[in-house]
A computed fold for a 358-nucleotide part of an RNA from candidate division TM6 bacterium JCVI TM6SC1, annotated as large-subunit ribosomal RNA, domain IV.

Context: one part of a larger RNA
RNA sequence: CUAUCAUUAAGGAACUCGGCAAAAUGGCCCCGUAACUUCGGGAUAAGGGGUGCCUGUCACGUUAUUUGAGUUCGCUCAGAAAAGCGUGCAACAGGUUUCAACAAAGAGGCCCAACCGACUGUUUAACAAAAACACAAGGCUCUGCAAACUCGUAAGAGGAAGUAUAGAGUCUGACGCCUGCCCAGUGCUGGAAGGUUAAUAAGAGAGGUUAGCUCGCAAGAGCGAAGCUUUGAAUUGAAGCCCCAGUAAACGGCGGCCGUAACUAUAACGGUCCUAAGGUAGCGAAGUACCUUGUCGGGUAAAUUCCGACGCGCAUGAAUGGCGUAACGAGUUGGGCGCUGUCUUGAUGAUAGACUCA
Numbered sequence: 001c002u003a004u005c006a007u008u009a010a011g012g013a014a015c016u017c018g019g020c021a022a023a024a025u026g027g028c029c030c031c032g033u034a035a036c037u038u039c040g041g042g043a044u045a046a047g048g049g050g051u052g053c054c055u056g057u058c059a060c061g062u063u064a065u066u067u068g069a070g071u072u073c074g075c076u077c078a079g080a081a082a083a084g085c086g087u088g089c090a091a092c093a094g095g096u097u098u099c100a101a102c103a104a105a106g107a108g109g110c111c112c113a114a115c116c117g118a119c120u121g122u123u124u125a126a127c128a129a130a131a132a133c134a135c136a137a138g139g140c141u142c143u144g145c146a147a148a149c150u151c152g153u154a155a156g157a158g159g160a161a162g163u164a165u166a167g168a169g170u171c172u173g174a175c176g177c178c179u180g181c182c183c184a185g186u187g188c189u190g191g192a193a194g195g196u197u198a199a200u201a202a203g204a205g206a207g208g209u210u211a212g213c214u215c216g217c218a219a220g221a222g223c224g225a226a227g228c229u230u231u232g233a234a235u236u237g238a239a240g241c242c243c244c245a246g247u248a249a250a251c252g253g254c255g256g257c258c259g260u261a262a263c264u265a266u267a268a269c270g271g272u273c274c275u276a277a278g279g280u281a282g283c284g285a286a287g288u289a290c291c292u293u294g295u296c297g298g299g300u301a302a303a304u305u306c307c308g309a310c311g312c313g314c315a316u317g318a319a320u321g322g323c324g325u326a327a328c329g330a331g332u333u334g335g336g337c338g339c340u341g342u343c344u345u346g347a348u349g350a351u352a353g354a355c356u357c358a
Stems, first nucleotide, its partner, number of pairs: 001353008010344002014342001019339001027051005036041001038174001052096006058088005065080006097101001109337007116329002121133002137172007149158003175324004180254003185251002187247005194242003201235001205231005212223004255273005282316001283313001294310005
């Protein structure tokens, strides 16, 4: 020096991102116990005192003895009960030893405030345990049973040996108070008049080929039925889309400019443009605030953190839930008490290494 331990004067978080680590608390008995609260809790709240051993008091058991009743006179039953002995929770009193008595070991540190998540639970086996997931509970949508939905090409299976108080999908997430406006866009549901629209049906017409005919001396040219064949217009033709409604606990969205009050400032008020509608109740420099260490107040001698307010919210906001909330949390943040080698600031000791020798 490394690892693991032990102790330490005075101070006691001055350390540090942060009390990380360590120290401290600790059992049992008694007293005592706040805000808040869903009346269950909070609570071992907090905060105090006691704790070994001996003696006595005390309780119980045993029984000499004694009282009463019965009696077959042998005794039986019921009650009281000294001494001795035995047992003993707890209490009280006295005594006694030690530095120290839950003498070793094992065994909560506590309080205040805020945020998030209601809770117990689950998770990244081996860097994340959480505010993430789940949850009881709430909503919406689908599904009438050969159910919807899922797997499978199918047979078939699950759903379910269930039947709408059931099953599936999806969102929110106890509880309390609530959940505003917008259906223009996208989606979903319903509608069917009109427009558009596939295969199909239909087959007007057109092309190719040529038996034949015509012309020509010939070469060849023209016309061309049937058949075969290549095309092919009108017409017919469902859902869908266009269209018309509904629907936001469906995906989502929820304005700008200008003026105005008898100090100033501000604007209850007015005008105007745009929109589907212009953010309601709440909350708010927030886990969301750029400017920003916003401003005021509290806490500190002093605080970019923290708490309470304010509100020009860069860019809050209502089941992508909003705001509260007792209890709970190896969650996050700030403060305090206790405690300490975290530190001022080091020191000493032990064990195992390291190092030297064998």